This is a predicted structure of a 75-nucleotide RNA (transfer RNA) from a Patescibacteria group bacterium. Its mean pLDDT, the model's own confidence on a scale to 100, is 82.

[in-house]
C1' cells in the first nucleotide's frame, strides 16, 4: 500500500428499513437476627464520526477514525 471482519448500556453481545434490547454489573425494595444467594423493580444509549438515499436509517451507500486478521511491495 491492498483486501476482509468488527465498532450498539460500565462489560459480553443480539437486533440488518418502522417505539433500541438481553445477560452480567450498579442502585432501591422485599426476604434474613445479619451477610451472601434467590425474588421484584429502577436507572443507564448523540448505535465510532461526518455526509448521502428514504416519508422514515443502528440497519442501505460513500468518506474518514479506531481495533483485529490476511496479502504484498520497492527503494
Nucleotide at each position: 500500500g491492498c483486501c476482509g471482519a468488527c465498532g450498539u448500556a460500565g462489560c459480553u453481545c443480539a437486533g440488518g428499513g418502522g417505539u433500541a434490547g438481553a445477560g452480567c454489573a450498579a442502585c432501591a425494595c422485599a426476604u434474613u437476627c445479619g451477610u451472601a444467594a434467590c425474588g421484584u423493580g429502577u436507572a443507564g444509549g448523540u448505535c465510532g464520526u461526518g455526509a448521502g438515499u428514504u416519508c422514515g436509517a443502528a440497519u442501505c451507500u460513500c468518506a474518514c477514525c479506531g481495533u483485529c486478521g490476511g496479502c504484498u511491495c520497492c527503494a